Notes:
Predicted 3D model of a 373-nucleotide RNA (Bacterial RNase P class A) from a Candidatus Polarisedimenticolia bacterium. The gene name in the source record is rnpB. Its mean pLDDT, the model's own confidence on a scale to 100, is 76. It matches the Rfam family "Bacterial RNase P class A". The family's RNA type in Rfam is ribozyme. From the family's description: Ribonuclease P (RNase P) is a ubiquitous endoribonuclease, found in archaea, bacteria and eukarya as well as chloroplasts and mitochondria.

RNA sequence: GGAGCCGGUGAGGUGGCCGCUGCGGCCUCGUGCCGCGGAGGAAAGUCCGAACUCCACAGGGCAGCGUGCCGGGUAACUCCCGGCGGGGGCAACCCCAGGGAAAGUGCCACAGAAAACAAACCUCCUACCUCCGCUCAGGCGGAGCGGUAAGGGUGAAAUGUUGCGGUAAGAGCGCACCGCGCCACCGGGUAACCGGGGGUGGCAGGGUAAACCCCACGCGGAGCAAGACCAAAUAGGGGGGCGCCACGAGGACGGCCCGUCCCAGGCCCCCGGGUAGGUCGCAUGAGGAGGGGAGUGAUCCUCUCCCCAGAUGAAUGGCUGCCGCCAGGCCGCAAGGCCCGGCACAGAAUUCGGCUUACGGCCGGCUCCGACA
Numbered sequence: 001g002g003a004g005c006c007g008g009u010g011a012g013g014u015g016g017c018c019g020c021u022g023c024g025g026c027c028u029c030g031u032g033c034c035g036c037g038g039a040g041g042a043a044a045g046u047c048c049g050a051a052c053u054c055c056a057c058a059g060g061g062c063a064g065c066g067u068g069c070c071g072g073g074u075a076a077c078u079c080c081c082g083g084c085g086g087g088g089g090c091a092a093c094c095c096c097a098g099g100g101a102a103a104g105u106g107c108c109a110c111a112g113a114a115a116a117c118a119a120a121c122c123u124c125c126u127a128c129c130u131c132c133g134c135u136c137a138g139g140c141g142g143a144g145c146g147g148u149a150a151g152g153g154u155g156a157a158a159u160g161u162u163g164c165g166g167u168a169a170g171a172g173c174g175c176a177c178c179g180c181g182c183c184a185c186c187g188g189g190u191a192a193c194c195g196g197g198g199g200u201g202g203c204a205g206g207g208u209a210a211a212c213c214c215c216a217c218g219c220g221g222a223g224c225a226a227g228a229c230c231a232a233a234u235a236g237g238g239g240g241g242c243g244c245c246a247c248g249a250g251g252a253c254g255g256c257c258c259g260u261c262c263c264a265g266g267c268c269c270c271c272g273g274g275u276a277g278g279u280c281g282c283a284u285g286a287g288g289a290g291g292g293g294a295g296u297g298a299u300c301c302u303c304u305c306c307c308c309a310g311a312u313g314a315a316u317g318g319c320u321g322c323c324g325c326c327a328g329g330c331c332g333c334a335a336g337g338c339c340c341g342g343c344a345c346a347g348a349a350u351u352c353g354g355c356u357u358a359c360g361g362c363c364g365g366c367u368c369c370g371a372c373a
Stems, first nucleotide, its partner, number of pairs: 001369009012323007020038007027030001040345001044356002047354005052223004064219005069083005084098001085096004099214002104212002106208003116159001121152002124147002129144006160178001162176004179203001180201004185196004227280004237271006247265001250262004287306008324343003328339004
C1' cells in the first nucleotide's frame, strides 16, 4: 500500500422551554400534581420455523407444496456450527438447491457445417462400385457415389488423453499407460468420505432438473380483524300479565244476517341472539445483563442481579442556545471569520427464533499478500 473475516455503536453531543402516552402514588377528584418508563438493528419484506387460538380429524390414495452429502445444535426450521466433496482465489478466505441426465419430454442466445433418433465447411482419402479419357497391357488421370470426427475453424459446451499398431485415409478398430464406470476386498474415519491393491467393462448416448419430470422423505386449514367475556339505543324474535269501551284482520257458535265470545294490532314486564361500545388476549418471556464452567464451535449447564414501549382518531414529538462534523457562498495575503443548508436507513401494533433486503458514518479486534527497513 492492497485485501479478507468478525464484533460493537448508530435521534451527531449537551442544556432550556412547551407538549404526547403507559403504570404507580397523593389529594383539594381536577381531563390536577408528583415519581418512574416510552422504538430498532433492522421495528421493514412477510420469505421460512414455532408458541398461542379456533375449526376439522376412521383409514388409504390422488393432487399440491417443501426438503434432498455427513455429524452435531435447537422448542422447531429450508436456520446455525463443525466436517466431506466440488469450484474460485498467490493467500487470508469465499461460493454450492450438493439425489437422478443409461425412463420420457422440453430448451441450448451469438457463432458454427452440425447444439443431438447427431453432423462433412475446410482438410485428408479414392481401397470397393459406376462412368469417361489415355495406354497393347499392367496401370494412370478425372468425374460420380462415397468414406473419414485424426487435424483446422466456431462456440460456454463438439463424444476421454498420449503413444504404437492398423488403414485408401481414419476411427477403442486392436494393444499399452493414465482417466472413467461397475463389482467385491483391505486399511483409516461415528459418518459423508479418503487411501490402497485386485477383477471387470472399450468407454456408455454433450449440457441443463430453484425446466417439466422420476425417486426418497416430510406436510390438515385459518390466523390476534385468531379467540374469550361484558353489553346499550333502535328494529325484530320468544314468553307472561293486563286490556279490547271504541276501531278492527282472523276464528268459534251458524247455511246467512244480527248478536255473544276468543283475539293479531295496544300497554307493561321478563328472556335470549346479534350490532355500536368496552374488557381480556397483551407484555415475566424458548427474557435481559454480569460472573463461572463444558465444548474447536453452534450451543448447553450453573450462580447473582434486573423488570425494560404497549398505542388503537395509532403516543414515543416540536421550538431553541452552545459545541462537533460535512457541503456551498462571501470576506481576508494568511491564520481564520461570517451566512446558509444538512448530519444514515427507517419506525413498534399478539409474541419469539431465523433468513433476506436498506443503511452517512464512527470505534475495536484478528488474518493474508506485496514492497521497504